Context: one part of a larger RNA
């Protein structure tokens, strides 16, 4: 000097308390160990692994299994040989690939050949999602957006090292201020960046108001104040005020103010710590396989199914359920798209196809509300699990293993032990909408946007985790 203590003192975190809602019961999706297979390809294992790589397993993907092939190979260079090359057409096969036929001769040219392209042959090679993430590089997680972790000259000390970074106050902060054998820097905080909220100037088309017109859609003509769009600037700094405080940093109250002390929210992650994840993203060192550990195919399989664990949908009901009318969003996506309009179907959907390369057209009816209606505390007019018949739509192809519709069934659930999670304000809790991936979708998953909109925080004893200064120690 570090670790570490069920030693101290100070001080923080949704750590606790004080609250609202969950989770652990139930059905059902989802992932994961386990079993189980021929195969159920790999990887991730407290926190920090399990809706996790996978932003989308029916072939393909796909690595995994059976089975039929291939051996310079599916792919990359370098040498020979003969042919341009695309092409078409027959048997044989599940396909892959195996034989047999047939048509045809262009480009360039120093007339030797040459580019481009299959075929055949040798032989250097390829190839590997094969082993090691305890040989690595990158990229991440975490402690942790916690306030810390160094350096230079000085100066103490034999040294390791200390001292600055301790000490009095403040802070969110090694953040300032003051003291001081330290005086001074660096990476980090903060601030600069981008998004929200307020105003000004500009611009005003496809967006706005006005007008004509109209069942609506749509247009005509005017304007630039409103909305809203971009763009460019202002605005907040404890500036000001008042007591407080050491005349200091600061704290705390008032004032203007769209916004008050960091104005919300993101993005930004330091020295390190786990040999922490990753050789299956990608690069690689080395070590293995080379007529198989490489390559192609068909078809299973990654979707099994006694049981256990996560993390989610839906619910158990009346602040609720059916049912009919009504109302109000942001923020996306769109040409191999969207797909309106009518017309067929109870409906999933089918015909037509208008306009849109989008502030113009479309996905496009937001839903939780709000106004009648009916049910009347029941396993019900809750609950939707399960399974039966008949459909649809994608897609070579829905058996295994898709989705969605319509009728018919109507399971368990009547708030859930011990335990345990998430949240301080436009949050939490509750409603929809939309996108990415994608032929389709198993999406209740993730990412994003809006609607509505609460309770409570006395306070740090105590649980946990951490930061600073002290102290113990048979640890290093």
């Nucleotide at each position: 000097u570090g670790a570490u203590g069920g030693g101290g003192u100070c001080c923080c975190g949704c750590a606790c308390a004080a609250g609202c809602g969950g989770u652990g019961g139930a059905g059902c999706a989802u992932g994961u160990g386990g079993u189980u297979u021929a195969a159920u390809u790999c990887g991730a294992u407290u926190c920090a692994a399990a809706g996790c790589g996978a932003a989308g397993a029916a072939a393909c993907u796909u690595a995994c299994c059976a089975g039929g092939u291939c051996u310079u190979g599916a792919c990359a260079u370098g040498c020979c040989g003969g042919g341009a090359a695309u092409c078409c057409u027959c048997u044989u096969g599940a396909a892959a690939g195996a034989g047999a036929g047939g048509g045809g001769u262009g480009c360039c040219u120093u007339c030797g050949g040459g580019a481009a392209u299959g075929c055949g042959g040798a032989u250097a090679c390829a190839g590997g999602u094969g082993g090691u993430g305890c040989a690595u590089g990158u990229c991440u997680a975490u402690c942790u957006u916690c306030a810390u972790c160094u350096u230079g000259u000085g100066c103490c000390g034999u040294a390791a090292g200390g001292u600055g970074u301790u000490g009095g106050g403040u802070u969110a902060a090694g953040u300032c201020c003051c003291g001081c054998a330290a005086c001074a820097a660096g990476c980090g905080c903060u601030a600069c960046c981008c998004u929200c909220a307020u105003g000004u100037u500009u611009a005003g088309u496809u967006g706005c108001c006005a007008u004509c017109g109209u069942u609506g859609a749509g247009u005509u003509u005017g304007g630039a104040a409103c909305c809203c769009u971009g763009a460019a600037c202002a605005g907040a700094c404890u500036g000001c005020c008042g007591g407080u405080g050491a005349u200091a940093a600061g704290a705390c109250g008032a004032a203007g103010g769209a916004a008050g002390g960091u104005g919300a929210g993101u993005a930004u992650g330091a020295c390190u710590u786990c040999a922490a994840g990753u050789c299956a993203u990608c690069a690689u060192g080395u070590c293995c396989c080379u007529u198989a550990u490489g390559c192609c195919c068909u078809g299973g399989g990654c979707g099994a199914c006694a049981c256990a664990c996560g993390u989610g949908c839906u619910a158990c009901a009346a602040u609720a359920g059916c049912u009919g009318a009504g109302a109000c969003a942001a923020a996306g996506g769109g040409u191999c798209g969207u797909g309106a309009u009518c017309c067929c179907g109870u409906g999933a959907g089918g015909g037509u196809g208008a306009g849109c390369u989008a502030a113009c057209c479309c996905c496009a009816c937001a839903a939780a509300c709000c106004c009648g209606u009916u049910c009347u505390c029941a396993g019900u007019u809750u609950g939707g699990a399960u399974u039966g018949c008949a459909g649809g739509c994608u897609g070579c192809a829905a058996c295994u293993c898709g989705c969605c519709u319509g009728u018919a069934u109507g399971a368990a659930g009547c708030c859930g032990a011990a335990a345990u999670c998430g949240c301080u304000a436009g949050u939490a809790a509750u409603c929809g909408c939309c996108g990415g991936u994608c032929a389709g979708c198993c999406a209740u998953a993730c990412g994003a946007u809006g609607g509505u909109g609460a309770a409570u925080u006395c306070g740090u004893u105590c649980c946990c985790g951490g930061c600073c200064c002290u102290u113990g120690u048979a640890c290093a």